A computed fold for a 107-nucleotide RNA from Anaerolineaceae bacterium UBA4781, annotated as SAM riboswitch aptamer (S box leader). Rfam family: SAM riboswitch aptamer (S box leader). Its family is annotated with regulation of gene expression in the Gene Ontology. Model confidence (mean pLDDT): 78 of 100.
[in-house]
């Protein structure tokens, strides 16, 4: 590193350095010189682990549902048929996965 388990519709700023990017990837759609990423200081949120009551620690996080979709299934509408089923269309909703992130374990 792979792997296992849990969670992911909530919550959380300001300043400085910096100088064009960033939101994992792809497609959308967003954020950004009224300053991106990254780093520093103080502050905050509260998921997991730890601690166990004179009270504090280890990570993590602080735009948008993990921003939405990406694979599969169901529902909806129209036509043929009229028992069942078949075909077409572009959207919407729901469910389960995949992938990702965080924590703990493992190694």
């Nucleotide at each position: 590193a792979a792997c296992u388990c849990a969670u992911c519709c909530a919550g959380a700023g300001a300043g400085g350095u910096g100088g064009a990017g960033g939101g994992a990837c792809c497609g959308g759609c967003c954020c950004u010189g009224c300053g991106a990423a990254a780093c520093c200081u103080c502050g905050g949120c509260a998921a997991c682990c730890a601690a166990u009551c004179u009270a504090c620690g280890g990570u993590g996080c602080c735009a948008a549902u993990u921003c939405c979709g990406g694979c599969a299934g169901a529902a909806u509408c129209c036509g043929c048929a009229c028992c069942a089923g078949c075909g077409g269309a572009g959207a919407u909703u729901c469910u389960g996965g995949a992938a990702g992130a965080u924590g703990a374990g493992a190694g």